[in-house]
């Protein structure tokens, strides 16, 4: 000064109240909710630093479609690892050298599949799978 395999943990909230109605946590009104990484002029402290600070800014995972290889099974298939596309949403004033982040406001956005009726909040795929985040090897190599 740098760090691989490898195990192991852990990793997502939300319908409360009224209206219609035969029926609605699904639809009208008010209400609630905010996953990982990065950025990050602000904040806080026990301050050579640590910690919090973005849902709509850059990225990811998740979900969809569409595909490949392996390996069982061989009647359609299973499962294991990959690859390639799709995939939401912000402005407006303040302060200021500067704000996408801050402070005031006022909007917007949110997989598939179910349902006695359209679902970010209900039930299902899942006790899944996973962005990653902690820790063992490690007085190590």
């Nucleotide at each position: 000064c740098u760090g691989a395999a490898u195990u192991c943990u852990c990793a997502g909230g939300g319908c409360g109240g009224g209206g219609u109605g035969g029926g609605a946590u699904c639809c009208c009104c008010c209400a609630c909710c905010g996953g990982c990484g990065g950025u990050g002029a602000c904040u806080g402290c026990c301050a050579u630093g640590c910690a919090g600070g973005a849902g709509c800014c850059c990225g990811c995972g998740c979900g969809c479609g569409c595909u490949g290889c392996u390996u069982c099974a061989c009647g359609g298939g299973a499962a294991g690892c990959g690859g390639c596309g799709c995939u939401g949403a912000c402005c407006c004033g303040g302060c200021g050298c500067a704000c996408a982040u801050c402070c005031g406001g006022g909007g917007c956005c949110g997989a598939c599949g179910g349902u006695a009726a359209c679902a970010g909040u209900c039930c299902g795929g899942a006790a899944g799978a996973a962005a990653g985040a902690g820790a063992a090897c490690a007085u190590c190599c």